[in-house]
Context: one part of a larger RNA
RNA sequence: CUGGGUGUAAAGGGUGCGCAGGCGGCCAUGUGCGUCAGAAGUGAAAUAUCACGGCUCAACCGUGAGGGUGCUUUUGAUACGGCGUGGCUUGAGUACGGGAGAGGAUGAUGGAAUUCCUGGUGUAGCAGUGAAAUGCGUAGAUAUCAGGAGGAACACCGGUGGCGAAGGCGGUCAUCUGGCCCGUAACUGACGCUCAGGCACGAAAGUGUGGGUAGCAAACAGGAUUAGAUACCCUGGUAGUCCACACCAUAAACGAUGUAUGCUUGGUGUUGGGGCAGCAAUGCUUCAGUGCCGUAGGGAACCUAUUAAGCAUACCACCUGGGGAGUACGAUCGCAAGGUUGAAACUC
Numbered sequence: 001c002u003g004g005g006u007g008u009a010a011a012g013g014g015u016g017c018g019c020a021g022g023c024g025g026c027c028a029u030g031u032g033c034g035u036c037a038g039a040a041g042u043g044a045a046a047u048a049u050c051a052c053g054g055c056u057c058a059a060c061c062g063u064g065a066g067g068g069u070g071c072u073u074u075u076g077a078u079a080c081g082g083c084g085u086g087g088c089u090u091g092a093g094u095a096c097g098g099g100a101g102a103g104g105a106u107g108a109u110g111g112a113a114u115u116c117c118u119g120g121u122g123u124a125g126c127a128g129u130g131a132a133a134u135g136c137g138u139a140g141a142u143a144u145c146a147g148g149a150g151g152a153a154c155a156c157c158g159g160u161g162g163c164g165a166a167g168g169c170g171g172u173c174a175u176c177u178g179g180c181c182c183g184u185a186a187c188u189g190a191c192g193c194u195c196a197g198g199c200a201c202g203a204a205a206g207u208g209u210g211g212g213u214a215g216c217a218a219a220c221a222g223g224a225u226u227a228g229a230u231a232c233c234c235u236g237g238u239a240g241u242c243c244a245c246a247c248c249a250u251a252a253a254c255g256a257u258g259u260a261u262g263c264u265u266g267g268u269g270u271u272g273g274g275g276c277a278g279c280a281a282u283g284c285u286u287c288a289g290u291g292c293c294g295u296a297g298g299g300a301a302c303c304u305a306u307u308a309a310g311c312a313u314a315c316c317a318c319c320u321g322g323g324g325a326g327u328a329c330g331a332u333c334g335c336a337a338g339g340u341u342g343a344a345a346c347u348c
Stems, first nucleotide, its partner, number of pairs: 003320004007302002012316001014201004021194003025088007033081002035077008049065006091191001092188003095184005103177007110154001115149007125136002162169002206247006215241002220236004258315006266293012297304002321348003330341004
C1' cells in the first nucleotide's frame, strides 16, 4: 500500500456553519464525453515465456511462435454515469393555522438564609472536635427582639421532565430574539447530503484593565494529629468565585458511540401535538421527542437491539505493539500560563 478497523482492546475531531472537493430523487428526450464491442495501426531489438535446433551436456547461442497494460484511428451500442433540453413531486424549502419549552440577550423586581452594623433584653460563656487547642467573649459575646447595609444563590414545584449544535440553561415579570413540533398540502420544483482548509461558539481553572466582595475558599498563618504531617480535622484567611470588556481554547468537552438517508419482530412508561369513537371517564390510532425491557441480527464478551453497536449507501475524522512521548526540534497561535502540529535514537 491492498486491507481490516474506531462503545469498553489502538482509534469519532468538543460542537456547529460552510467554500473547494466527493456523492446525489422520478419520467422523457438529445448528445455519445466516460463506458462497452468489432476492425486497423502501433506497442523496436535484446530480455522474459513456449517450441525446435547448434556447441559431447549445461551455461551460452540460433530460428520460429505466442503474448503484451496501453496509445492512435475508425465503425458501432446507449443500460449506467456525465453534459444539454423538457416535465414531475415523494427529498429540501416556503406559506398559512395551531403548540410546548430552565434556548439566548438586556432591564426591572421578590422572599428565605448567611455575614456585618445600630439599638433593646440578658449574663458567662460561645465556638469547635474522635478528644482538644488555636479563635471569639465582662471593652458584654453566644442566645433573643427590632431596625438597617450589602453580596451571592434561587428551597418547595422538580420529574431517566423540558430546551439547546455542543459547552450548557432553573425565583418572578417585561422587552428584543433564535430554533423546534403538529396540522393543511396552497406555493417553489432536486433548490439536496457530507465537508479538507476556513469561520464561529466553546465548562472549570487561568490572564489583562476597571469595578464588586456576603458566603465559600487555592496560597498563607496558627491549633491539633503523627515517628514525621509541607496532608486529612479545627480556627482564621488572600487571590479567586460575582459584574463589564478583552484574552485563553482545554476537560472522563462521555452515549468514552461522527453526520445524513432508507430498511428491519415486539412490549411497557413518559413529554409535546393531531385524528377517530364516546355525554364523560376513557379507548383506539398517527407524528415528533425521551426512558426501560427484550426477538431476529450483531458482538471476544460485557452488552446492543427502530434513539443499533443490525442491514445498506454517501462524505468527513481517526487507528496500525508497549515505553521513550503528547516529549524534543521546527513552525504557528497566545500578554503569560500554555495550546495546535508532532518525531527519532534507545529499549522491551